RNAcentral holds the sequence, with entries from ENA. This is a predicted structure of a 74-nucleotide RNA (transfer RNA) from Candidatus Falkowbacteria bacterium RIFOXYB2_FULL_34_18. The organism belongs to Candidatus Falkowiibacteriota, within Bacteria.
[in-house]
């Protein structure tokens, strides 16, 4: 240059034959518990689904095109 693969909550990641509200574990916050601290319980907060466009009644999912990170090849 070109080819694969990969981006979703802070951190590991699921979740796509297009369809009911976008999740999980860890972590965070705030209550119980306990002289206090770990555990354990319970509740909550946290997401432009890498970014922009198109197709659709409807897109995390399907196409382009641009950006990152591996990883092949030259």
């Nucleotide at each position: 240059g070109g080819g694969c693969u990969u981006g979703u909550a802070g951190c590991u990641c699921a979740g796509u034959u297009g369809g009911c509200u976008a999740g999980a574990g860890c972590g965070c916050u705030g209550c119980c518990u306990u002289c206090g601290c770990a555990u354990g319980g319970c509740a909550g907060a946290g997401g432009u689904c890498a970014g922009g466009g198109g197709u659709u009644c409807g897109a995390c999912u399907c196409c382009c095109c641009u950006u990152a990170a591996g990883u092949c090849c030259a």
It matches the Rfam family "tRNA". Rfam describes the family as follows. Transfer RNA (tRNA) molecules are approximately 80 nucleotides in length. It is annotated as a transfer RNA.